[in-house]
Molecule: Bacterial RNase P class A
Organism: Actinomycetota bacterium
RNA sequence: CGAGUCGGCCGGGCGGCCGCGGCGGGACCGUUCUUCGGACCCGCCGAGGAAAGUCGGGACUCCACAGGGCAGCGCGGUGGGUAACGCCCACCUGGGGUGACUCAGGGCAGCGCCACAGAAAACAUACCGCCGGCGGCUGCGGGCGAAGGGCCGAGCGUCGAGCCAGGCCCCGUCGGCAGUGCGGGCAAGGGUGGAACGGUGGGGUAAGAGCCCACCAGCGCGGCGGGUGACCGCCGCGGCUCGGCAAGCCCCGCGCGGAGCAAGACCAAGCAGGGAGCGAGCGGCCCGCUCGAUGCUCCCGGGUAGGUCGCACGAGGCCGCCGGCAACGGCGGUCCUAGAUAGAUGGUCGCCCCCCGCUUCGGCGGGGACAGGAUCCCGCUUACAGGCCGGCUCGUUGC
Numbered sequence: 001c002g003a004g005u006c007g008g009c010c011g012g013g014c015g016g017c018c019g020c021g022g023c024g025g026g027a028c029c030g031u032u033c034u035u036c037g038g039a040c041c042c043g044c045c046g047a048g049g050a051a052a053g054u055c056g057g058g059a060c061u062c063c064a065c066a067g068g069g070c071a072g073c074g075c076g077g078u079g080g081g082u083a084a085c086g087c088c089c090a091c092c093u094g095g096g097g098u099g100a101c102u103c104a105g106g107g108c109a110g111c112g113c114c115a116c117a118g119a120a121a122a123c124a125u126a127c128c129g130c131c132g133g134c135g136g137c138u139g140c141g142g143g144c145g146a147a148g149g150g151c152c153g154a155g156c157g158u159c160g161a162g163c164c165a166g167g168c169c170c171c172g173u174c175g176g177c178a179g180u181g182c183g184g185g186c187a188a189g190g191g192u193g194g195a196a197c198g199g200u201g202g203g204g205u206a207a208g209a210g211c212c213c214a215c216c217a218g219c220g221c222g223g224c225g226g227g228u229g230a231c232c233g234c235c236g237c238g239g240c241u242c243g244g245c246a247a248g249c250c251c252c253g254c255g256c257g258g259a260g261c262a263a264g265a266c267c268a269a270g271c272a273g274g275g276a277g278c279g280a281g282c283g284g285c286c287c288g289c290u291c292g293a294u295g296c297u298c299c300c301g302g303g304u305a306g307g308u309c310g311c312a313c314g315a316g317g318c319c320g321c322c323g324g325c326a327a328c329g330g331c332g333g334u335c336c337u338a339g340a341u342a343g344a345u346g347g348u349c350g351c352c353c354c355c356c357g358c359u360u361c362g363g364c365g366g367g368g369a370c371a372g373g374a375u376c377c378c379g380c381u382u383a384c385a386g387g388c389c390g391g392c393u394c395g396u397u398g399c
Stems, first nucleotide, its partner, number of pairs: 001395010012352007020046007028038003048370001052381002055379005060260004072256005077091005092105005106251002110249002112245003127190002129186003134183002136180005142174004148170005155163002198216006217241001219238008264309004273300006279291004316335008353368006
């Protein structure tokens, strides 16, 4: 210098005028004081890195709850951090990358599933192919056959009935050679597929195959050593070889009560409603009972709407030191920083900053993302114009 990888940060600045929400102070009015309300003046404060999605975890509140279990849901390598987590840090194993780095993560029990293609998708199997050692068949060629059948036939015969050497064929039987639209053997090779039942070499065989052997890979068992652990290294032995999906059921371990600030608490007046007393009658009185156009007094009184609280000092921010590889923790100092309720943070002007276009290089015009509190906090994820900084890797070059 080029290419890359991982991480951190900013996210327009300053000022004037007008306007909005909150807090504090002053003085005025309703109303003389307190309280409350209204308007005015002064001062201070007033959205974010994601305030978003509402996904994970908690604080807080109410309800429920003896203990234990079932069901259901969630999580899942190991160790640590944390209030907690599905978050974060470090490490382990496996995959990818030359590398920095990155992605994934319980389960060798049982069941289920694996489209299409393919012979076959998990415990077995055979489409093409290979083989003929074995059974069968076919063809060629051969050996044997005092018993069989047919034909030819020299010879014999009283040439008559007939007898008969020999040859060929059939048949039987035993080898050989060749071939198989059959049975059988094989799984090396081809072919299918995302995935095909270890790899290389040798032996072996009819052909082959962990069938046998050597080495390698993988699995299991045992021993020794290292590590808190996941796991790793070395040695020996074994059968020789085991597919994928658990975000399918299931198994193992751990965790989880439910609802949520529209939680929940309080306030005054009034309403529905309830209770007590007063009145009249029965009666000597009390208790009691009955009656009343339900009149009067007192007490209780849920919810909604209204107001107040919850509600802004908190697992808080910043700085420094210490412990730790780190996440993080401890100590000290310092700061106080929105609190609305249909929801305030906006408009405009000037100067500057950044980007784009034009330019006579003086300037001119346009633009500045994503998005906004609603109980709070820790995370994750997603959106984002433009810009800054750092660690590391690979390549090339110079000293």